[in-house]
RNA sequence: AUCUUCUUGUUGCCAAAUUGCAUCCAUAACAGGUUGUGAGCGGAGGACCCAAUUUUUAGGGGUGAAUUCUGAAACACAGGUUUUGGAUAGGGCUAAUUCUCUCAGCCCGAACCCGUCAGCUAACUUCGCAGGCUUUGAGGGAAGACAAA
Repeated sequence: AUCUUCUUGUUGCCAAAUUGCAUCCAUAACAGGUUGUGAGCGGAGGACCCAAUUUUUAGGGGUGAAUUCUGAAACACAGGUUUUGGAUAGGGCUAAUUCUCUCAGCCCGAACCCGUCAGCUAACUUCGCAGGCUUUGAGGGAAGACAAA
């Protein structure tokens, strides 16, 4: 000097996925972990009324932005399966206090679960609070903070 790995800190992003208290473990101490509980955020089931009046193996349904169409190749040889392109409903980012609009640019457009069963739904019942990352172009509007007078 370069490369790789680990740890810690900082700024922000997707997502509901944050946080207080107590408890034990752990540490030189902090950080961290287990369990319980409160607040907060998110999901599911679940009456009257309303909706639906049957399309229930071509099963049906749920979380999620992730739906739909189409080309090619291989396997199988009606059906279909796998891989891989192109688009698309829809969704996200482009920060330096926050929100929002326009233009432009860059991305995602998955995966999983329930198990024959669920419309809406007050009371009520119940579940989750993970994981993965590091973007910063331009011009308007609104609120707030700071400073000055």